[in-house]
RNA sequence: CGAGUCGGCCGGGUGGCCGCGUGCGGACCCGCUCGUGAGAGCGGUGAUCCGUCCGAGGAACGUCCGGACUCCACAGGACAGGAUGCUGGGUAACACCCAGUCGGGGUGACCCGCAGGAAAGUGCAACAGAGAACAAACCGCCGAUGGCCUCGGGCGUGCGUGAGCAGGUCCGGAGCACAGGUAAGGGUGAAACGGUGCGGUAAGAGCGCACCAGCAUCCGGGGUGACCCGGAUGGCUCGGUAAACCCCAUCCGGAGCAAGGCCGAGCAGGGGAAGGGUGGUCCGCCCGUUCGACCCCGGGUAGGCCGCUGGAGCCGGCGCGUAAUCGCCGGCCGAGAUGGAUGGCCACCGACGGACCGUGAGGUCCCGAACAGAAUCCGGCGUACAGGCCGACUCGCCAC
Numbered sequence: 001c002g003a004g005u006c007g008g009c010c011g012g013g014u015g016g017c018c019g020c021g022u023g024c025g026g027a028c029c030c031g032c033u034c035g036u037g038a039g040a041g042c043g044g045u046g047a048u049c050c051g052u053c054c055g056a057g058g059a060a061c062g063u064c065c066g067g068a069c070u071c072c073a074c075a076g077g078a079c080a081g082g083a084u085g086c087u088g089g090g091u092a093a094c095a096c097c098c099a100g101u102c103g104g105g106g107u108g109a110c111c112c113g114c115a116g117g118a119a120a121g122u123g124c125a126a127c128a129g130a131g132a133a134c135a136a137a138c139c140g141c142c143g144a145u146g147g148c149c150u151c152g153g154g155c156g157u158g159c160g161u162g163a164g165c166a167g168g169u170c171c172g173g174a175g176c177a178c179a180g181g182u183a184a185g186g187g188u189g190a191a192a193c194g195g196u197g198c199g200g201u202a203a204g205a206g207c208g209c210a211c212c213a214g215c216a217u218c219c220g221g222g223g224u225g226a227c228c229c230g231g232a233u234g235g236c237u238c239g240g241u242a243a244a245c246c247c248c249a250u251c252c253g254g255a256g257c258a259a260g261g262c263c264g265a266g267c268a269g270g271g272g273a274a275g276g277g278u279g280g281u282c283c284g285c286c287c288g289u290u291c292g293a294c295c296c297c298g299g300g301u302a303g304g305c306c307g308c309u310g311g312a313g314c315c316g317g318c319g320c321g322u323a324a325u326c327g328c329c330g331g332c333c334g335a336g337a338u339g340g341a342u343g344g345c346c347a348c349c350g351a352c353g354g355a356c357c358g359u360g361a362g363g364u365c366c367c368g369a370a371c372a373g374a375a376u377c378c379g380g381c382g383u384a385c386a387g388g389c390c391g392a393c394u395c396g397c398c399a400c
Stems, first nucleotide, its partner, number of pairs: 001396010012349007020055002023052005029044006057371001061382002064380005069256004076287002079284001081252005086100005101115001102113004116247002121245002123241002138186002140182003145179002147176002150173006157166003194212006213237001215234008260306004270297003279291002313332007353366005
C1' cells in the first nucleotide's frame, strides 16, 4: 500500500420566532370559614391564560421464541398432540447468549452445523450401470481341472499279399475359449462391500503377510463432561438418507392489556332449560378432584377512571470469572397518547460526493444524508438501512 475477517459507534449540529402533548406550579372561576374592609386560609374545577421540566428507535418493523403481569377455584393422571436434541456454564426463562468438543469450508483471521439413534422396524435414491445392500458379471483376464480340435513319439489290437487303413491307450506339445473360475484391471454413476506394497495362484481375491484407516473387546492416562491421547488382542471390514416415517431422552394447563378491575348512566327481567346437578374444571378425548345455577335466546350501555410506565431500569467506578453474566459502591428518573402529540420558517455550520484554483498545505462554489413512527412492558432472534467513523486480527506486496 492492497485484499479480507470480526466487533463497536453516529445517522445531522447551533441560535432565534411561531405552534403542539403529558406532568408540575400559578392566574381566572366556584364553595365554606375568618375579617368593618382590603384581603387571608381550606377545598374544588369543564374551559381559558402564563411559566417551567420532559417529549419516538437501534431497529419502534416481523409477530418468530421466551417471560413478567391479569383472569379462568386447583391445573392431578393417562392417551393424543407439540417443542427441544453434543457437553458444561449463564439467565426470570428460551429454539437465546458464552465457552468448549466433534464434523464441514477457508492459505489464514474466521465462518457454518435440525450435532441423540441406521445392528428395532418401514420407506426412498431419477437416469446410467451387470449390480445400489449383505447385490452383482457389461468389457476384460484365466481356462490348472473337465470339453473340442490338432501334431509328434511309445505300446498294443483289427483288416490288408503289400504299401497302408481304422481305431484304442500312455507321454509330450500347440490351438480354441465351451463348461467353469474371477471381481485385481477397465467402464457406468453422486456413491459400487477398505487403501498401498509384497507373496501366492491357472488367473485372481485379506487368500497370507507388512504398514495404514476403520470396527469390536480390554487396559492405562487427561478432562466436571462431550471427548482426546496411547497400548494390546482380534476378525478382515455388515453403505447413504431420520430438515423421510419412526425409536429414545427431556420438557409443555388455557387465553391474553380489545387481559382484567372500578364508577356512572340506561334497559326488559321478557322468554327457555334446570336442583334426580344445566354449565365450568379450557387446543382434542377419557378418568379423577372440585365449584354449585355461574346456562341458552333476547334487550340496554359503548361514557369516565385505573391498569399506564420506578423497571429482571439506565449511567459511572471497583471486584471475581477466558467469557456470557454476577456482586458491591455512587448517581439519575429520559413520552404515556386515546382518531391518537413532538411541527413550520429563518440564519449559520455541515459528513460524503462533484467542479474549479493551487507545487503543496489548502481555498471557492454546488449538493445535502438512509431504514423508518411508541400504544402493557421486558430478554432475544430475524429482516431493512444512503453515508461516515473507530478498534483488533489475517493474508499478499514493497521498503528499512
Molecule: Bacterial RNase P class A
Organism: Actinomycetes bacterium